A computed fold for a 108-nucleotide RNA from a soil metagenome, annotated as SAM riboswitch aptamer (S box leader).
This record gives sequence, structure tokens and C1' cells, in this order.
RNA sequence: UUAUCAAGAAAGGUGGAGGGAUUGGACCCUUUGAAACCUUAGCAACCCUUUAACCAUAAAGAAGGUGCUAAAUUCUACUUAAUUACCGUUUGGUAAUUGGAUAGAUAA
Repeated sequence: UUAUCAAGAAAGGUGGAGGGAUUGGACCCUUUGAAACCUUAGCAACCCUUUAACCAUAAAGAAGGUGCUAAAUUCUACUUAAUUACCGUUUGGUAAUUGGAUAGAUAA
């Protein structure tokens, strides 16, 4: 920089109190055993392999390089956007939903 992020997939061992990225709030997981590490298994299909002559694209695959295996990236915060409702009354405010941005994660 580009793409994706509501799908999918857990057992055992060591360990012994925290964890869900960060800050605030909410909510949740956890001594019926957190984080971390190891082993095995699995998920997915970014890279990759094969085929369709090539590109593009599609289908199939899973040996290898990563990743992942509670909850939407757990939800929220920002918004010059849209819609709806309510309050106020010339322009405004509040709430909800949707979209977008920021931040983050993963791959190339």
C1' cells in the first nucleotide's frame, strides 16, 4: 500500500490469577482453573498446488509458509452523512438504526 474482518474450527500436559489489543464506560469469560508455553487435533483458504492453452476468472485440493479454534474486531466512544421518533421553537438538541472515519487484527 492493497484485500478481508456477523461464517468456520478443541482436547491433553505444564502453570496458578487473571483475561477479552490500548484508554473510559458497559457487558462477559475465569479456581468446574485466567494469561503464557508445549503436544496433538481441527478450521479456513491469504500465499501455494492442479485443471480449464496464457491473462482475467472459475473449479478442485491441502504437502508446504502464515493465521485462527467464547461472544460481530464482544458492544460503545468520533462523524460535515441518511432515515425515524421525541423535545424546543426561525437555524437547535436528544435517542435509535444504517453508513462512514479513526484505531486494531491477519495476509500478500
The coordinates come from a structure-prediction model, not an experiment, and the mean pLDDT is 80. Of the family's consensus pairs, 91% are formed in the model.